Predicted 3D model of RNase P RNA and transfer RNA as a complex of 440 nucleotides.
RNA sequence: AGUUGGACGGAUCAUCGCCGCGGCAUUUAUGCCGGGGAGGAAAGUCCGGGCUCCGCAGGGCAGGGCGCUGGGUAACUCCCAGCGGAAGUGAUUCCGGGAAAGUGCCACAGAAAACAGACCGCCCCGGUGAUUAUUCACCGGAGUAAGGGUGAAACGGUGGGGUAAGAGCCCACCGGCGGGCAUGGUGACAUGUCCGGCCAGGUAAACCCCGUCCGGAGCAAGACCAAAUAGGGAAGUGUUUGAGGCCGGCCCGGCCAAGCUUUCGGGUAGGUUGCUUGAGGUGUAUGGUAACAUGCAUCCUAGAGGAAUGAUGAUCGUUUACCGCAAGGUAGAUACAAGACCCGGCUUAUAGUCCGACUCCUC
RNA sequence: GCGGCAGUAGCUCAGUUGGAUAGAGCAACGGCCUUCUAAGCCGUUGGCCGAGAGUUCGAAUCUUUCCUGCCGCACCA
Numbered sequence: 001a002g003u004u005g006g007a008c009g010g011a012u013c014a015u016c017g018c019c020g021c022g023g024c025a026u027u028u029a030u031g032c033c034g035g036g037g038a039g040g041a042a043a044g045u046c047c048g049g050g051c052u053c054c055g056c057a058g059g060g061c062a063g064g065g066c067g068c069u070g071g072g073u074a075a076c077u078c079c080c081a082g083c084g085g086a087a088g089u090g091a092u093u094c095c096g097g098g099a100a101a102g103u104g105c106c107a108c109a110g111a112a113a114a115c116a117g118a119c120c121g122c123c124c125c126g127g128u129g130a131u132u133a134u135u136c137a138c139c140g141g142a143g144u145a146a147g148g149g150u151g152a153a154a155c156g157g158u159g160g161g162g163u164a165a166g167a168g169c170c171c172a173c174c175g176g177c178g179g180g181c182a183u184g185g186u187g188a189c190a191u192g193u194c195c196g197g198c199c200a201g202g203u204a205a206a207c208c209c210c211g212u213c214c215g216g217a218g219c220a221a222g223a224c225c226a227a228a229u230a231g232g233g234a235a236g237u238g239u240u241u242g243a244g245g246c247c248g249g250c251c252c253g254g255c256c257a258a259g260c261u262u263u264c265g266g267g268u269a270g271g272u273u274g275c276u277u278g279a280g281g282u283g284u285a286u287g288g289u290a291a292c293a294u295g296c297a298u299c300c301u302a303g304a305g306g307a308a309u310g311a312u313g314a315u316c317g318u319u320u321a322c323c324g325c326a327a328g329g330u331a332g333a334u335a336c337a338a339g340a341c342c343c344g345g346c347u348u349a350u351a352g353u354c355c356g357a358c359u360c361c362u363c
Numbered sequence: 364g365c366g367g368c369a370g371u372a373g374c375u376c377a378g379u380u381g382g383a384u385a386g387a388g389c390a391a392c393g394g395c396c397u398u399c400u401a402a403g404c405c406g407u408u409g410g411c412c413g414a415g416a417g418u419u420c421g422a423a424u425c426u427u428u429c430c431u432g433c434c435g436c437a438c439c440a
Stems, first nucleotide, its partner, number of pairs: 001359008010316007018037002021034006039336001043347002046345005051218004058252004063214005068082005083096005097209002102207002104203003119148002121144002124141007156174006175199002177196008222273004232264006244256003266439003280299008317334007364436007373389004382420001391407005413429005
């Protein structure tokens, strides 16, 4: 000068308040006492799971997610370890099925943009004209991708042979691709060797193909208790040719079936539960490179239902600037942000600090 | 809390099988007309498509992360 991983993210006291819990008292909704009261992201709701109900969910279609390999996990698009490619001097970071199954698209420019393509150029043939001419000009035909220029991209590179001129047309070397074999590895793959002129544009965060996974809804889920009324009007649709419900995007299959849908109105908007002890935290030992797993010990840490966790003051801490020889003083800063059923991740925000590992440069 | 939708000139909207200098109406400004104004006619200005990354030769459009705004939801009969 950088790269990367992890931790912390104010402390104490006083006064006035707020929300639950336990105990006591009573005037039964208050008082007193005791004890407790946000985070690393509680956030975004982007993934995955638990839990609950709907046929415990079977088959097919549609739809969606993911995509190198192996492992971890309740599960994942997450994590760990590796493999290949790209960037970097490096630590390290980023990316990851298939474009050689098919279809589509590739603006402008350019002759031609994907079964390539003749504008200039090069070469040959025929004709005409000029000429001393193995020459030049023009016209027509045929060949040619080596050269020019366009573009993000022009269908391998260098050299030689070859040819009228050229061209993987042929050869040598190099590069790429595909295939075979051997060795190593669980594997992605690596190394070696042989064969094939095979030379094959990009795009799948275009359709798609292959593999794999996914039933739907969500605590306003769901369960129980209580209260209230007009079991109303209109439109549409349906009654064995079956609407609709259980049933969830559709179909199959099973059962029940006379109502159902939309809309205009009507009523109640109360209580209990779900509710917080959990894939939990901390320490330690063992196994494992690691993610993680297992054993033992120990701890209990919001649970309100429109929503509390606050305000003020003092002292201290951390830090910046200025003054001062110094002790110290003055002024400022002290972030992002607040649970709403619960977990595991990811992403985003974050003043100021601390610790570990590693790389490069200079001395 | 849960589910869904949108963001393009000052305002209201077009534009999405990816290819432009991003258009239209109203508004604003200037000119013509008129004694003056309105209306009418002509012209001009004004956008980095909500913000940032990525895919692609190329992004308003595709993917993703944020920001802002809007809508719906309980139970009974």